Predicted 3D model of an 86-nucleotide RNA (c-di-GMP-I riboswitch aptamer) from a Bacillota bacterium.
The source organism's lineage runs through Bacteria, Bacillati and Bacillota.
Its mean pLDDT, the model's own confidence on a scale to 100, is 84.
Order: sequence, then C1' cells, then structure tokens
RNA sequence: GGCCGAUAAAGGCAAACCUGCGGCGACGCAGGGGCGCAAAGCCGCGGAACCCUCCGGACGAGCAUAGGGUCAGCCGGGCUGCCGAA
Repeated sequence: GGCCGAUAAAGGCAAACCUGCGGCGACGCAGGGGCGCAAAGCCGCGGAACCCUCCGGACGAGCAUAGGGUCAGCCGGGCUGCCGAA
C1' cells in the first nucleotide's frame, strides 16, 4: 500500500414519526427524533419502484406506448475517504 472489517479507538451519518416551509405530486429543505448504517460520503450511468403529463372513439377504472420528474437508506456500477485487530 492492497484486501478485509473487530465487543478496538476517535468520531460521523440519521429511519419511522412530529412541526414549519416548498412542490400538482413522488418528494425535498430546516428543527426535533433515532430505526439503523463501515462508506447510510458523492455521482441519476444501468435496472427496479414511485409521481406527473400526452395519446390510444367518449366517460370512469385499468392496461400499453411516449415524454418529464422523484428516489443514492432498493440493487448494480463509478469516484473519494477515518482507523488498523484477526
């Protein structure tokens, strides 16, 4: 240094839920709150899921296609990183 991840050490992040704000919505931000996480750090590249819109004779529901979005704590992938037992 690499792989690896311990009843180690120093720490870090922050689920559900609540409050406020923003958004048609999925959801996001801030505060509280901790379920958990060795990348639960960053990146929408691939897949999945979710939302919105158009169209398919009309209404309603559903389905298919197309377009736009959300999600990194769904999976895969890329980049970076603290510590150092076996």